The prediction has a mean pLDDT of 82. A computed fold for an 84-nucleotide RNA from a Candidatus Moraniibacteriota bacterium, annotated as transfer RNA. Its Rfam family is "tRNA". By type it is a transfer RNA. It was read from a public genome assembly.
[in-house]
RNA sequence: GCCCGGGUGGUGAAAUUGGUAUCCACGAGGGACUUAAAAUCCCUUGGUAGCAAUACCGUGCGGGUUCGAGUCCCGCCCCGGGCA
Numbered sequence: 001g002c003c004c005g006g007g008u009g010g011u012g013a014a015a016u017u018g019g020u021a022u023c024c025a026c027g028a029g030g031g032a033c034u035u036a037a038a039a040u041c042c043c044u045u046g047g048u049a050g051c052a053a054u055a056c057c058g059u060g061c062g063g064g065u066u067c068g069a070g071u072c073c074c075g076c077c078c079c080g081g082g083c084a
Stems, first nucleotide, its partner, number of pairs: 001083007010026003013022001019067001027045006046057004060076005
């Protein structure tokens, strides 16, 4: 330099292949149980603003296509693999 795969929550990751961004697990917070703890069970858990209701933003970064993009297209950055 060329080719392939990947980048989504605090972490690992799913998203049925363009139609509500978070299914699942871990972690964290709260609660139940216990004399107490562990284990187990239940609830909550992206960010910003707000007392709250709620609003806005958010899939590596910047653009584009589209009524609508994590998904498609272009450029760039980073990680892994292959060829030379």